[in-house]
Model confidence (mean pLDDT): 82 of 100. Transfer RNA from Amorphus coralli DSM 19760, 72 nucleotides, folded computationally. It was read from a public genome assembly. The organism belongs to Amorphus coralli, within Bacteria. Its Rfam family is "tRNA". About the family: Transfer RNA (tRNA) molecules are approximately 80 nucleotides in length. Rfam classes the family as a transfer RNA.
RNA sequence: UGCGGAGUGGAGCAGAAGCAGCUCGCCUGGCUCAUAACCAGGAGGACGUCGGUGCAAGUCCGGCCUCCGCAA
Numbered sequence: 001u002g003c004g005g006a007g008u009g010g011a012g013c014a015g016a017a018g019c020a021g022c023u024c025g026c027c028u029g030g031c032u033c034a035u036a037a038c039c040a041g042g043a044g045g046a047c048g049u050c051g052g053u054g055c056a057a058g059u060c061c062g063g064c065c066u067c068c069g070c071a072a
Stems, first nucleotide, its partner, number of pairs: 001071007010024004018055001026042005048064005
C1' cells in the first nucleotide's frame, strides 16, 4: 500500500429500514442458620466517527479512525 472481515450497556453476542434486545456480570429484595444455587425487581448503551439517501437508518451508500486476517 491493496483486498476481505469486524466495531452495539462492564464482558460475550443478536438485531439485513419502523420506539435497541439476549446471556453473563452488577445493584435491591425474597428464600437459607449462612453462602452458593434458585425466584422477583432494577440500573446501565442513542449503536467507532463524519457526511449522504430516504417519511423513517444500528441496518443502505461514501470518507476517516481502530482491531483482526490475507497478499505484496